[in-house]
């Protein structure tokens, strides 16, 4: 210096006018309240409400059945689908041409000969915009089981799983039809050679080949066979079973054995682990009107009756008093000191623990956190040679019980780290 990635921070800055929510302190006021002064007032995601736990209230002896979450291994954590840390599997910038593939030139086969093409083996050489090896930081992965059993697997194809016979390719049969200056086959043409003999039907073999598909029973050669096939065999890919080795374990190495050799569990379903419901409108407590009847009293005051009036006395009565119970959309509490922040040390590879020290940081309830104004800073942009003048301008968003995670939204700034090529020293 390019070039590929991972992380953190930060979320305009500052004055001035007015206002708003909460708390404290003092005046006024019976109180509601209201005035002065101080203080304090949104995030990194406060979102989504996708997990997971405190915390309340309801249910619950134990143990099953549903059902419903999760799902490599081990750590962490109050707990998780979080998080660390490793295992596999995908990508991954760049790099490499030993092999697979491209590409060019020679050979030699595909009956001979000239030509011309293409297939096919050799063997030399080449590119690096390959569908190919190898592969860094780092990303991404619902990553248990596909020999327990059911099921699917469009379309196109004969067939899509222990399948299948369309075209080819092989055997037998049976029927018609026969002989040649013909016809088919051998890469195409031309000359020659060599070789076979038609047409239909039925039965069966056969998956090498053609064609379809996202996938066709590994893949390349030799045997072998009517004519094919892991049917046999050597190599190579993989699977699976054992044995030795490493690791706590996912899993890794190596070796030997069996011709075993499509996929789907984000289809039922199998195994294993874990799950009681409802959520601060949880829940608790209080007071007053009122609506109810119960129960008690006539102490007072009202009515009425013994009484025509008026006092006294006495009975009763209920819109009287008093107790009980009910109870708000009304007031307290819950509510914010907590699995908290924030530095140092200690263990630890890491999440994370422990330990000292210190801080206190929003609690409203139809819900405050606001809106003008001015100087300025990022950025964008017009005019200029320039210096500098000028216009636009700050993102996503909005606490509500309270952690712990994931997700998704975000202008613009800053910083740190890891890996790869190149070059210089």
């Nucleotide at each position: 210096g390019c070039g590929g990635g991972g992380g953190a921070a930060u979320g305009c800055u500052c004055g001035g006018u007015c206002g708003c929510g909460c708390c404290c302190u003092g005046g006024u006021g019976u109180g509601a309240a209201u005035c002065a002064g101080g203080g304090u007032g949104a995030g990194g995601a406060a979102a989504g409400u996708c997990c997971g736990g405190g915390c309340a209230c309801c249910g619950c002896a134990g143990g099953g059945c549903a059902g419903g979450a999760u799902g490599c291994c081990a750590g962490c954590u109050a707990a998780c689908g979080g998080c660390u840390g490793g295992u596999c599997g995908g990508c991954g910038a760049g790099u490499c041409c030993a092999g697979c593939g491209c590409c060019c030139a020679c050979g030699c086969g595909c009956g001979c000969a000239c030509c011309a093409c293409g297939c096919g083996c050799g063997c030399g050489g080449g590119a690096a915009g390959g569908c190919g090896g190898c592969g860094a930081a780092g990303c991404c992965g619902a990553a248990g089981g596909a020999c327990a059993g059911u099921g699917c697997c469009a379309c196109a194809g004969a067939a899509a799983c222990c399948a299948g016979a369309c075209c080819g390719c092989c055997u037998g049969c049976c029927g018609c039809g026969u002989g040649a200056c013909g016809c088919c086959c051998g890469u195409g043409g031309u000359g020659c050679c060599g070789g076979g003999c038609g047409c239909g039907g039925c039965a069966g073999g056969u998956c090498a080949g053609g064609g379809u598909g996202a996938a066709a029973c590994g893949g390349u050669g030799c045997g072998g066979u009517a004519a094919g096939a892991g049917c046999g065999c050597a190599c190579c890919a993989g699977a699976u079973u054992c044995c030795c080795g490493g690791g706590a374990g996912a899993c890794c190495g190596g070796g030997a054995g069996u011709g075993c050799u499509g996929g789907u569990a984000a289809a039922c379903c199998c195994c294993a682990u874990c799950c009681g419901g409802u959520g601060c409108a949880a829940g608790a407590c209080c007071c007053g009107a009122c609506a109810g009847u119960a129960c008690g009293g006539c102490a007072g005051g009202g009515u009425g009756g013994c009484c025509c009036g008026c006092c006294c006395g006495u009975c009763a009565u209920g819109a009287c008093c008093g107790u009980c119970a009910g109870g708000a959309u009304g007031g307290u509490c819950g509510c914010u000191u907590g699995a908290g922040g924030c530095g140092c040390g200690u263990g630890g590879u890491g999440a994370c623990a422990c330990g000292c020290g210190u801080c206190c940081c929003a609690g409203a309830g139809a819900g405050a956190u606001g809106a003008c104004c001015g100087c300025g800073c990022a950025g964008c942009u017009g005019c200029g040679a320039a210096a500098g003048c000028g216009g636009c301008g700050g993102a996503c968003a909005g606490a509500a019980c309270c952690c712990g995670g994931c997700u998704u939204a975000c202008a613009g700034u800053u910083c740190c780290c890891c890996c790869g090529c190149a070059c210089c020293a």